The part of an RNA shown here (large-subunit ribosomal RNA, domain IV) has 321 nucleotides and comes from a Candidatus Thorarchaeota archaeon. The RNAcentral record of the full RNA draws on ENA. The coordinates come from a structure-prediction model, not an experiment, and the mean pLDDT is 86.
[in-house]
Context: one part of a larger RNA
RNA sequence: UCCUGCCUGAGGGAAAUCGGCCAAUUAGCGGCGUAACUUCGGGAUAUGCCGUGCCUGGGUUGGUGCAAGCCUUCCCAGGUCUUAGUGACUAGGGGGUCCCAACUGUUUAAUACAAACAUAGCUGACUGCGAGCGCGAAAGCGUUAGUACAGUCAGUGAAUCCUGGUCUGUGCCUGUCUGUUAAACCUCAGAAAUGGGGCGAAGCACAGGUUAACGCCGGGACUAACUAUGAGUCUCUUAAGGUAGCCAAAUGCCUUGUCGGUUAAAUGCCGACGUGCAUGAAGGGAGCAAUGAGGUCCCCACUGUCCCCAGGAGGAACCGG
Repeated sequence: UCCUGCCUGAGGGAAAUCGGCCAAUUAGCGGCGUAACUUCGGGAUAUGCCGUGCCUGGGUUGGUGCAAGCCUUCCCAGGUCUUAGUGACUAGGGGGUCCCAACUGUUUAAUACAAACAUAGCUGACUGCGAGCGCGAAAGCGUUAGUACAGUCAGUGAAUCCUGGUCUGUGCCUGUCUGUUAAACCUCAGAAAUGGGGCGAAGCACAGGUUAACGCCGGGACUAACUAUGAGUCUCUUAAGGUAGCCAAAUGCCUUGUCGGUUAAAUGCCGACGUGCAUGAAGGGAGCAAUGAGGUCCCCACUGUCCCCAGGAGGAACCGG
């Protein structure tokens, strides 16, 4: 000097750092006791407080035994020693707010375990069985030796409260007439090649329907007896002009928005506000008890993370033997 190994530390206690990463604290069992919230099940080992060894005496439970006794459970009282009695080993740090995902589960073998996937639940589409869907050129096979309380496909993603407007475009579905319209067929002309005409399927056009189909969901003026604001009026325009909700949110450019709280000090966090660059309702909206090796912020305890480093036991390197 190294150890991708370990131990100890005065006073302070996160000042270190992107961040308490790491380390430390806590820990078993028994007793008391336990909040908000809640889907009434939970939350919960919540949090928190106390006890714990050994000896003696008394009582007591169960087993076994003819009995004496032996093993064993618990309680009460007294005593005794230590800094310390789950004395070593073993063995949860805790609490609060918010975001996301309901949950248990699954995943990128070899940089990602998550907020991603799945899920129960919800909704839509197709399908009456020789079905629909999938594989195959076909025979045939799977779903299925199943039958709509079933199967396939698609979206959303527990429960709760809800799910607004719009069918112009695109898609899908339905449909009388009509238009367009290939080959074949009929017919005319021609010797024929070929040309003209007729008939006329699907599709498209056309008319409707359909948004938990793909999607989309405005602008400008004026206006109330201070000012400000604009319930209201006018106007352009659209298929319809974003409803209920929610928000500087994992979505807000400007932006460190503004106000309040937290701090001595806050580009953080929480609570509000909302002309929201560019929120918004199954591409789901809001909200949520429980759950989470998920993310954010705060508090208590704790500590060599730090102030500020020091010491130790051991190993390696190295030197000598």